Description
This is a predicted structure of a 523-nucleotide part of an RNA (small-subunit ribosomal RNA, 5' domain) from an uncultured bacterium. The RNAcentral record of the full RNA draws on ENA. Model confidence (mean pLDDT): 84 of 100.

Context: one part of a larger RNA
RNA sequence: GGACGAACGCUGGCGGCGUGCCUAACACAUGCAAGUCGAGCGAAGCACCUAUGACAGAUUCCUUUGGGAUGACGACGUAGGUGACUUAGCGGCGGACGGGUGAGUAACGCGUGAGGAACCUACCUUCCACAAGGGGAUAGCCUCGGGAAACUGGGAUUAAUACCCUAUGACACUUAAGGGUCGCAUGACCUUUAGGUUAAAGCGAUUUAGCGGUGGAAGAUGGCCUCGCGUCCCAUUAGCUAGUUGGUGAGGUAACGGCUCACCAAGGCGACGAUGGGUAGCCGGCCUGAGAGGGUGACCGGCCACACUGGGACUGAGACACGGCCCAGACUCCUACGGGAGGCAGCAGUGGGGAAUAUUGCACAAUGGGCGGAAGCCUGAUGCACCGACGCCGCGUGAGCGAUGAAGGCCUUCGGGUCGUAUAGCUCUGUCCUAUGGGACGAUAAUGACGGUACCAUAGGAGGAAGCCCCGGCUAACUACCUGCCAGCAGCCGCGGUAAUACGUAGGGGGCGAGCGUUGUCC
Numbered sequence: 001g002g003a004c005g006a007a008c009g010c011u012g013g014c015g016g017c018g019u020g021c022c023u024a025a026c027a028c029a030u031g032c033a034a035g036u037c038g039a040g041c042g043a044a045g046c047a048c049c050u051a052u053g054a055c056a057g058a059u060u061c062c063u064u065u066g067g068g069a070u071g072a073c074g075a076c077g078u079a080g081g082u083g084a085c086u087u088a089g090c091g092g093c094g095g096a097c098g099g100g101u102g103a104g105u106a107a108c109g110c111g112u113g114a115g116g117a118a119c120c121u122a123c124c125u126u127c128c129a130c131a132a133g134g135g136g137a138u139a140g141c142c143u144c145g146g147g148a149a150a151c152u153g154g155g156a157u158u159a160a161u162a163c164c165c166u167a168u169g170a171c172a173c174u175u176a177a178g179g180g181u182c183g184c185a186u187g188a189c190c191u192u193u194a195g196g197u198u199a200a201a202g203c204g205a206u207u208u209a210g211c212g213g214u215g216g217a218a219g220a221u222g223g224c225c226u227c228g229c230g231u232c233c234c235a236u237u238a239g240c241u242a243g244u245u246g247g248u249g250a251g252g253u254a255a256c257g258g259c260u261c262a263c264c265a266a267g268g269c270g271a272c273g274a275u276g277g278g279u280a281g282c283c284g285g286c287c288u289g290a291g292a293g294g295g296u297g298a299c300c301g302g303c304c305a306c307a308c309u310g311g312g313a314c315u316g317a318g319a320c321a322c323g324g325c326c327c328a329g330a331c332u333c334c335u336a337c338g339g340g341a342g343g344c345a346g347c348a349g350u351g352g353g354g355a356a357u358a359u360u361g362c363a364c365a366a367u368g369g370g371c372g373g374a375a376g377c378c379u380g381a382u383g384c385a386c387c388g389a390c391g392c393c394g395c396g397u398g399a400g401c402g403a404u405g406a407a408g409g410c411c412u413u414c415g416g417g418u419c420g421u422a423u424a425g426c427u428c429u430g431u432c433c434u435a436u437g438g439g440a441c442g443a444u445a446a447u448g449a450c451g452g453u454a455c456c457a458u459a460g461g462a463g464g465a466a467g468c469c470c471c472g473g474c475u476a477a478c479u480a481c482c483u484g485c486c487a488g489c490a491g492c493c494g495c496g497g498u499a500a501u502a503c504g505u506a507g508g509g510g511g512c513g514a515g516c517g518u519u520g521u522c523c
Base pairs, nucleotide, nucleotide: 001523002522003521004520006519007518008517009516010515013395014394015393016392017391018390019388020387021353026351027350028349030348031347032346035093036092037091040090041089043087044086045085046083047082048081049080050079051078052077053076060069061068062067100306101305102304109231110230111229112228113227114226115225116224119223120222124219125218126217127216128215129214130213132166133165134164135163142155143154144153145152146151172197173196174195175194176193177192178191179190180189181188182187202211203210232278233277234276239269240268241267244266245265246264247263248262249261250260251259281303282302283301284300285296286295287294288293308329309328310327311326312325331342332341333340334339359385361384362383363382367381368379369378370377371376398428399427400426401425408419409418410417411416432464433460434459435458436457437456438455442450467512468511469510470509471508472493473492474491478507479506480505481504488495489494
């Protein structure tokens, strides 16, 4: 000098764009953050329609109990039907994305480059083939119980794109035999014959007509695995290792593999730093620097890891699953003491910690995501708004003229000098501002949270808007007074003990300016 997720002191007019718990991965009140589909299913409710029954002050509602309204244009009951209706349940898809955090991890975690002849991939795209019969349940509803609650037991009954069986069935899987092509190799691919195994679901409409299912081939996307190289400090850590290293066989996995197990062998790693200890998420980047390098990993983007702590699996195309389940633990809450409930490192917000870090806001209008055929619903992702000079950038706090160089302050050699065209005064301007009116783009067929915002027009009036640090040398800027090794200053050198340009104040000056200084950290 530059930089910062900064903090502190003094000061503070406006706007745009960014940015904001670096500390306790401390504990959390409250609300919201993942639902959706009635074009899979049966119910219940509501509304309407039809049929039928029944009824003359029957029915229902209001009421001051007097009455009023409703009602044969059919209330009410029963049965059937209809619905862009509502709700829980069964079922499907999604809750593995999106959002957060950096605890752990020195590791194939990350980066980079290869490989998989050892692999998986829901939804999406293309193509091929198929969708035939049958069956038994179970939520819900109803009913009887238990429980304070959370919840739960029995009975009866019912549906499906839920579940099961049979059929059909291959270019799919698999067994055996044969042939061909290729590969560094374990072998891969193609093909012939014979045999074996394996599938399905329907819904909806003509107001507009579609939406799905099963098996297979290929693609796309996403993932999994392996290897080369690179990736902090300590040798005042020198030896480490028993599933350890390899083999055979088996199990397991989507798949290779000591991944797991049985047996066999005795190996494997290490001064090219094993093992141990400390520290740490990694990178694109960011900061600095002429570069080499050094530092760093906030925001944004990629990958990884984690979700109160530890462990476990289930479901699923995908998880060992932040707002799923089970067990254990610590903690908090409820309780009728028998037993239950919870997990903000989602968005806000609270306490605590701290030098320190925001609103319990608006909207799904846009972009994107989930579900749905769609309408649409959901979305604290996101878009916006609020708060903070936290940062960067832009603008303003007025412009011109104006010498009796006023008053006043300060200095003075008492002549004067200086603040100083500075003020006053005169003439203007209107950025910002205030008031009134108009008023978007973003999104259009329609739909705007932002927002009556940006912006525009008119009017008003210099009115409302300057500070901070420094002035001994380094280093740009000097005098006076006060103080008297005191009080104090200070980044280094050093100032202060009676004339201090170094302390304090004033006048003047220098620097930067809505900031200026200080502290911390890095180059």